RNA sequence: GCCCGAUUAGCUCAAAGGUAGAGCGAUCCACUCGUAAUGGAUAGGCUAGCGGUUCAAGUCCGCUAUCGGGCU
Numbered sequence: 001g002c003c004c005g006a007u008u009a010g011c012u013c014a015a016a017g018g019u020a021g022a023g024c025g026a027u028c029c030a031c032u033c034g035u036a037a038u039g040g041a042u043a044g045g046c047u048a049g050c051g052g053u054u055c056a057a058g059u060c061c062g063c064u065a066u067c068g069g070g071c072u
Stems, first nucleotide, its partner, number of pairs: 001071007010024004018055001026042005048064005
């Protein structure tokens, strides 16, 4: 230099163009003499950034950034 992949909640990951979810973690409540475990509830996201396409974009297209891999 060229090619490919990834980027979504604190962490690990989903989400075939149509209301952004789960598990773990956090907070609160129940249960317990108490803790753990268990059950319930709540909070937490401008979906890496900037543009484009579309009635509508996490999803499709382009560029940029970061991380990983391959080729030379």
The RNA shown here (transfer RNA) has 72 nucleotides and comes from Spirulina sp. CS-785/01. The RNAcentral record of the sequence draws on ENA. Rfam family: tRNA. Rfam classes the family as a transfer RNA. The source organism's lineage runs through Bacteria, Cyanobacteriota, Cyanophyceae, Spirulinaceae and Spirulina.